[in-house]
Glycine riboswitch aptamer from a Clostridiaceae bacterium, 98 nucleotides, folded computationally. It matches the Rfam family "Glycine riboswitch aptamer". From the family's description: This family represents the bacterial glycine riboswitch. The model forms 90% of the base pairs in the Rfam consensus.
RNA sequence: ACGACUCUCUGAAAAGCUAAUGUAAAUUAGCACCGAAGGGGCAACAUCCCUUUAGACCGUGGAUGGAAUCUCUCAGGUAGAAAAACAGGGGGAGGAUA
Repeated sequence: ACGACUCUCUGAAAAGCUAAUGUAAAUUAGCACCGAAGGGGCAACAUCCCUUUAGACCGUGGAUGGAAUCUCUCAGGUAGAAAAACAGGGGGAGGAUA
C1' cells in the first nucleotide's frame, strides 16, 4: 500500500384491502402481494469413491466443496416514519501478499 471486517454520513426500490378491538399508535384474523435486513437452495468447475481399462481418458452413479441482484418466501415487509441489499464520502482495521 492492498484489505476481510467494522463505525458513521448521504443516496436507495418493490408490494393491500377488508373486518374486529383501540382515543391513537397499533394488535389479531381472513384472503392477496413484494424481495434489497437476515436465512435456505443450486450451475459450471475442483477433489474423492464406484464403474471401465494393461493403464488412463470418455461415460454412468454417488459424496464433499461450490455464486448471485437467480431462486424459495421461513423471516421481514406492503400510507408515512423506522429498517433496507447495494453504491459513494470519511474514520478504524485482522491475516496473507507486495
NCBI's taxonomy places the organism under Bacteria, Bacillati, Bacillota, Clostridia, Clostridiaceae. It was read from a public genome assembly, where an Rfam model found it.